[in-house]
RNA sequence: GCGCCAUUGGUGUAGCGGCAGCACAUCUGCCUUCCAAGCAGACAGGGCGAGUUCAAAUCUCGUAUGGCGCU
Repeated sequence: GCGCCAUUGGUGUAGCGGCAGCACAUCUGCCUUCCAAGCAGACAGGGCGAGUUCAAAUCUCGUAUGGCGCU
């Protein structure tokens, strides 16, 4: 220098162009003499910038970070 892959709440991870889910964690309540466990609920997310589209996590381009390979 070139190619490929990944990037989604605090963490891990799903999601055939049509309301972004799940688990853990955190917080609140219930339960318990207390704690833990359990039960119910809440909070919190698309790396960044453009384009296409009625509509983008998803398609296209650029860019950033990380990984793999080639030279």
Predicted 3D model of a 71-nucleotide RNA (transfer RNA) from a Lachnospiraceae bacterium. It was read from a public genome assembly. Rfam family: tRNA. Gene Ontology term of the family: triplet codon-amino acid adaptor activity.